[in-house]
RNA sequence: AGAGUUUGAUCCUGGCUCAGGAUGAACGCUAGCGACAAGCCUCAUACAUGCAAGUCGAGGGGCAGCAAGACACUUCGGUGUUGUUGGCGACCGGCGAACGGGUGCGUAACACGUAUGUAACCUACCCUAUACUGGGGGAUAGCUUUCGGAAACGAAAAUUAAUACCCCAUAUUAUCUAGUCUUUAUUAAGAUAAUUAGAUGAAAGCUCUGGUGGUAUAGGAUGGGCAUGCGCCCCAUUAGUUUGUUGGUAGGGUAAUGGCCUACCAAGACUAUGAUGGGUAGGGGGUCUGAGAGGAUGGUCCCCCACACUGGCACUGAGAUACGGGCCAGACUCCUACGGGAGGCAGCAGUAGGGAAUAUUGGUCAAUGGGCGAAAGCCUGAACCAGCUAUGUCGCGUGCAGGAUGAAUGCCCUAUGGGUUGUAAACUGCUUUUUUACAGGAAAAUAAAGCUUCUGAGGAAGCCUAAGAUGGUACUGUACGAAUAAGCACCGGCUAACUCCGUGCCAGCAGCCGCGGUAAUACGGAGGGUGCAAGCGUUAUCCGGAUUUACUGGGUUUAAAGGGUACGUAGGUGGUCGAGUAAGUCAUUAGUGAAACCUAACAGCUCAACUGUUAGCGUGCUAAUGAUACUGUUUGACUUGAGUGUGGUCGAGGUGGGCGGAAUUCUACAAGUAGCGGUGAAAUGCGUAGAUAUGUAGAGGAACACCGAUAGCGAAGGCAGCUCACUAGGCCAUUACUGACACUGAGGUACGAAAGCGUGGGGAGCAAACAGGAUUAGAUACCCUGGUAGUCCACGCCGUAAACGAUGGUCACUCGAUAUACGUUUUUAAACGUGUGUCUUAGCGAAAGCGUUAAGUGACCCACCUGGGGAGUACGUUCGCAAGAAUGAAACUUAAAGGAAUUGACGGGGGUCCGCACAAGCGGUGGAACAUGUGGUUUAAUUCGAUACUACGCGAGGAACCUUACCUAGGGUAAAUGGAUGUUGCUAUGCCAAGAAAUUGGUAGUCCCGCAAGGGCGACAUACAAGGUGCUGCAUGGCUGUCGUCAGCUCGUGCCGUGAGGUGUUAGGUUAAGUCCCUUAACGAGCGCAACCCCUAUGCUUAGUUGCCAGCACGUAAUGGUGGGAACUCUAAGCAAACUGCCUGCGAAAGCUGUGAGGAAGGAGGGGACGAGGUCAAGUCAUCAUGGCCCUUAUACCUAGGGCUACACACGUGUUACAAUGGCGUGUACAACGGGUUGCUUCCUGGUAACAGAUUGCUAAUCUCUAAAAACACGUCUCAGUUCGGAUUGAGGUCUGCAACUCGACCUCAUGAAGUUGGAAUCGCUAGUAAUCGUGCAUCAGAAUGGCGCGGUGAAUACGUUCUCGGACCUUGUACACACUGCCCGUCAAGCCAUGGAAGUCGGAGGGAUCUAAAGAGAGCUACUGUCAAAAGGGCUUUUUAGGGUUAAGUCGAUAACUAGGGCUAAGUCGUAACAAGGUAGUCGUACCGGAAGGUGUGGCUG
Repeated sequence: AGAGUUUGAUCCUGGCUCAGGAUGAACGCUAGCGACAAGCCUCAUACAUGCAAGUCGAGGGGCAGCAAGACACUUCGGUGUUGUUGGCGACCGGCGAACGGGUGCGUAACACGUAUGUAACCUACCCUAUACUGGGGGAUAGCUUUCGGAAACGAAAAUUAAUACCCCAUAUUAUCUAGUCUUUAUUAAGAUAAUUAGAUGAAAGCUCUGGUGGUAUAGGAUGGGCAUGCGCCCCAUUAGUUUGUUGGUAGGGUAAUGGCCUACCAAGACUAUGAUGGGUAGGGGGUCUGAGAGGAUGGUCCCCCACACUGGCACUGAGAUACGGGCCAGACUCCUACGGGAGGCAGCAGUAGGGAAUAUUGGUCAAUGGGCGAAAGCCUGAACCAGCUAUGUCGCGUGCAGGAUGAAUGCCCUAUGGGUUGUAAACUGCUUUUUUACAGGAAAAUAAAGCUUCUGAGGAAGCCUAAGAUGGUACUGUACGAAUAAGCACCGGCUAACUCCGUGCCAGCAGCCGCGGUAAUACGGAGGGUGCAAGCGUUAUCCGGAUUUACUGGGUUUAAAGGGUACGUAGGUGGUCGAGUAAGUCAUUAGUGAAACCUAACAGCUCAACUGUUAGCGUGCUAAUGAUACUGUUUGACUUGAGUGUGGUCGAGGUGGGCGGAAUUCUACAAGUAGCGGUGAAAUGCGUAGAUAUGUAGAGGAACACCGAUAGCGAAGGCAGCUCACUAGGCCAUUACUGACACUGAGGUACGAAAGCGUGGGGAGCAAACAGGAUUAGAUACCCUGGUAGUCCACGCCGUAAACGAUGGUCACUCGAUAUACGUUUUUAAACGUGUGUCUUAGCGAAAGCGUUAAGUGACCCACCUGGGGAGUACGUUCGCAAGAAUGAAACUUAAAGGAAUUGACGGGGGUCCGCACAAGCGGUGGAACAUGUGGUUUAAUUCGAUACUACGCGAGGAACCUUACCUAGGGUAAAUGGAUGUUGCUAUGCCAAGAAAUUGGUAGUCCCGCAAGGGCGACAUACAAGGUGCUGCAUGGCUGUCGUCAGCUCGUGCCGUGAGGUGUUAGGUUAAGUCCCUUAACGAGCGCAACCCCUAUGCUUAGUUGCCAGCACGUAAUGGUGGGAACUCUAAGCAAACUGCCUGCGAAAGCUGUGAGGAAGGAGGGGACGAGGUCAAGUCAUCAUGGCCCUUAUACCUAGGGCUACACACGUGUUACAAUGGCGUGUACAACGGGUUGCUUCCUGGUAACAGAUUGCUAAUCUCUAAAAACACGUCUCAGUUCGGAUUGAGGUCUGCAACUCGACCUCAUGAAGUUGGAAUCGCUAGUAAUCGUGCAUCAGAAUGGCGCGGUGAAUACGUUCUCGGACCUUGUACACACUGCCCGUCAAGCCAUGGAAGUCGGAGGGAUCUAAAGAGAGCUACUGUCAAAAGGGCUUUUUAGGGUUAAGUCGAUAACUAGGGCUAAGUCGUAACAAGGUAGUCGUACCGGAAGGUGUGGCUG
């Protein structure tokens, strides 16, 4: 110090989350030791038991109990008497008990903190000083006796003491009264000098004779009381509160001031700088965090406060309204003889309960401190110690060194081996902190105190003993021996650390993002690793990160956020020059700011934590002194801010009145006839009762064409015919006047479009609602015909809009260009001022953009924002006639929502262009029969795959067996091949038997070469490597389809941009083409295009057999048959040829154009091969290969038979047809590509034929398949279901093959179905093409209407690019990015969750009214008690009051039948509102309407 997360990617805004630190913690797993700390955060709930405050005999009367002594008695055990002594229960008296200890209920307060005041006060014990301590008196407790009561506890009588109580005396610097003087802050204090005068008030003794105590006064110290300034939580959905209230006078009361209390008088007091009310809470020093400023917190320790079962009250006392005192009331608990009594752990332990959770009914007063005492001493759950708990911090240990065969196990892998665990272990040596055993053994105590002596009174010296809870603990030494000691979390990113197995959107994980659907580094286990370590993780909470409340240190055009606009109050801020002052400000000094804590240095525990000493810090407050720049304040001046005057000028500025023309509608009349109107097309509607159209006249309301604008005016809303009146404002010029009069502006006031509301008018047109007609699946809409509120006027409400420049107001400063309105000046050009616009520099901004009219740079004031939703909702309040407006939450839910820009994709957006894409044509498909493939169905099986274009005559270039993967049945457990070793020459093969066959049994059976060695071939055995057409094409390779033979796809360097990206590749032309030219912040390059390759079209050269034959010769019935030839055709090698090269026109060029020339061919001559980067998780695990998984007497293998050929049906692709451009018959012509020895087969014979027999040629330019067919010629048929068509079926044959039943092809005869040109729709084709005709080949024993080739004959049409489909480029919009098969809205239905309303029900707190009223206190009266009198007490009356009863209204909370909306939830229903022109542009306000999104009207906005 940052990181993750919104997106396809980017920048920004913005939230959520994480890494850090901390804790009085808890939980899970684990655990060796010590030191120092800490330990009921919850029920201020209830408490059994014990202890926590006593002490003094040197105050007193005394003596119950104990001990000692003495005396008496004695059964010798003891008993009795005796205050005589030590001492001392209970009692009187003194001091203490108001400290110490606990808790945080209450309290928002002078409670606390800090600083002051007290001239308004008190203070026991202690210290200092002065003076005094004389005399007298009566009681009472105890003890004794009697009595009451269960007890607690009392009553009466008699008697007694004191440092208890009372009286008298004396007395000051005490108190009171009266004088005189002085001082200051004049309700006060001091002085009275020569002690002014008068009055009042004290005491206690004990004693060891040293003292000690008592009384009065003054001073000090300590501790308090009271008062004041400043600081001190949240809510305004708490805005008004108050009657002892605010003040005064007098009195009372108090230690003391004071409405503290009472009487009277006045009517005040507090409050937006937040009163009153409500909620919450002890405050501070400090603690945690943070760079700091801050934020959070207030446990342990220290200070203060409050409280002591709940509420009230006083007494005693120096001090209390008293935790372990009292009285009363209440609740609760206990005892009881039922009459009555007792109690208060928020002291220490402990118990129950509550809770996630927090300890021992321990030891000692040794130390420190406290109370009493002269002291010894006693008391002390304060304190010091120990016990429990890893609750925290700190420290130590669990060993160290060597040791490679890198052992073994485990785990992983590319597995004969390697890697890792890992120097880790074993093994060798060393050490002993710690553990255990034994031995020694502290400091804390040089105590204090006591006694004696001395003293300068502060102390000093000497003597004397006793005394340690902790603890035989810390610590030290010796011995043994690695011996006694490691876990927890994590390993996808953030975040250090990776593999295997299991699981298969299951189980589970998760702080955020997110993992898991068969190869999970994310689940569970394991191995390995990382981090911390006697702990480690999780949970909870706080701060940080978060500049995410921003003082330091944020924002508001579009992300959340500028008020609709102005005026103006409080407040805030404020021009120039002087003077005074010194409040702010600054400086110095003083006081205070407790200690602890914190920081630094040093020191003590072996170190550290911990502790100590010193210094700093304590940023604050108060006081004094000084300074005077700035701010404030007082005062004096100034003119530039502001305003006024004067003179011009401008404009739809406002209000009221008058007037005008055009148009619509209506009325009347005229004239006129069948339609008008309306739409995408129609209909509703109007019209023969005369419309519409036309003319004339009239009525009425509303709005003002042209000018008119990118213009003008106004604060905004807004303002438009002309004119009059009234009225407001701006600007310019001038510089006469005032002299800071200014700016902003919370509350407040005024204005404020449209819609809407009230009352009264008005009503032509338009037009929510409504009605009808259309459209539609529906159409509560868009369109049409009507039409009411309303729109208009007057008066009054409402107070909101996308009231927008989505940009608050004012002032100052900061480059330019240009246009325009108004004014001034100038001779023009032009300049100046004020407005209104556009472009732009710097700068700013996330960017878009803004840019002197700032969103730039500064100043002042106001308003507003803090993730999205819930929600501008609920409740409350204010306003309103209502509609509603203003103010304005929470629960809950969610990880995003959002802004700008980028690249794509998309659009029922735009532009340009291409393609048999459409159009123009030709021929088909869709109808029939059949063939073939698919779906479906069926089946034991009908094997599997392909299945929009891009599956369906596809894999398959050929299923009778085989193929074959499927089914049924029967079998065995292994086949083939390879190399190695060993044995061996039959088990091979033939025949016979069983069987469906596989297979089994029987029988015959000298493998070949070699002289031999040996070799070849084969068999058997052994071990090695099986096999799988089983799954996953979504784990893959390879191959392939499609977009698409479309023209695109990229890179380097540079430049632009924060960046994603852009540029290049765009623009202007051109092309089949990102082809080329030109322009250009780009310059170049690559993959594609084109070319290079093959075939074909022309020619030439070479070559001349098997091909050819012009000329020459021979020969045949005939034929290049033969000699020969090398001309021609042809064959097959090479070369040439075409390049817009030439010409015309256009053009800058590229290039285009032409009945151009020439040429065999002309602008790519025709065809082929060739397929960029990518897309579709496209296809294929069944061609092949391959990871993983699965089967292994079977999912492998063999065999027979069956099936893949099924058949109500549907679809695709084809064949043949429906006929005369034809069928049939006869005859006559002309090809090319190819194939052939397991083959093609001539010729001949036979057969109607398929074919058969015999024979021949050819390993092929030689022989053969091989007949080409359409065509042509002649004949026949004459429009029919036919001499068309040939399905189907019957019979008989041929061929292939072990075998044609399921299930082959062909031939002959017979049979002769549907079909007469095919609905919606749809396919192919642009020239040697379509169409038509035959022909060859692959596969193959046989089996094409399919596939791949070949040639023959051989058209029609293209105006053109509006539309359909597909594609390319540019541009635009976008809420899409799985990319429009996208996204997404609302009702309804279902489940869950929290919330609002609600008849009611229950409860809390606080006041009000009224009745009653304890204890106590105040006042009054009093005949009673009282040692004369008095004090005092008792009694009675009255006031106040805790509590209790009744009651009305409000408030807060809980709950509730029913009800309302909201949120969440993969795959429910209805529609499709929004995003593209979203298919009617969207949206804001308002009104009406509708299942729902929504629709419509009206005004506004452009987002």
This is a predicted structure of a 1503-nucleotide RNA (small-subunit ribosomal RNA) from an invertebrate metagenome. It matches the Rfam family "Bacterial small subunit ribosomal RNA". RNAcentral holds the sequence, with entries from SILVA. Its mean pLDDT, the model's own confidence on a scale to 100, is 82.